[in-house]
RNA sequence: CUCUUAUCUAGAGGGGUGGAGGGACCGGCCCUAUGAAGCCCCGGCAACCAGAACCGGGAAGUCCUUUCCGGUUCCCGGUGCCAAUUCCGGCAGGAUGCUUUUCCCAAAGCAUCCUGGGAGAUGAGAG
Numbered sequence: 001c002u003c004u005u006a007u008c009u010a011g012a013g014g015g016g017u018g019g020a021g022g023g024a025c026c027g028g029c030c031c032u033a034u035g036a037a038g039c040c041c042c043g044g045c046a047a048c049c050a051g052a053a054c055c056g057g058g059a060a061g062u063c064c065u066u067u068c069c070g071g072u073u074c075c076c077g078g079u080g081c082c083a084a085u086u087c088c089g090g091c092a093g094g095a096u097g098c099u100u101u102u103c104c105c106a107a108a109g110c111a112u113c114c115u116g117g118g119a120g121a122u123g124a125g126a127g
Stems, first nucleotide, its partner, number of pairs: 001127008013042005021031003025090004043082003047079003051074010086119001091116011
């Protein structure tokens, strides 16, 4: 970097350094000299993985046990994370309302909500 798969409305910040950006991209909106990013130290969270204990179920068995699945709790481990729902939207469809055009049928635009998708992030596995 690519592919597969799960999750994304929960949770959790102080100090030092640094000195103007940051929130992936675009638009909006927001954070930021009451100090951005980056780096360092300490602390925290508990999503996934690993480990431990217990509970429930399945399979095998040489009847000592072994193994698989699910759940709860713990955790000195690994990755990750610690403003705002992934900050909101972006594409498609639907519902409602408003506006404009039109004789009407209807069409277009905007707003709110819902569903699906896309993109992104993180974990696990593979290349």

A computed fold for a 127-nucleotide RNA from a Chloroflexota bacterium, annotated as SAM riboswitch aptamer (S box leader). The source organism's lineage runs through Bacteria, Bacillati and Chloroflexota. Model confidence (mean pLDDT): 79 of 100. It was read from a public genome assembly, where an Rfam model found it.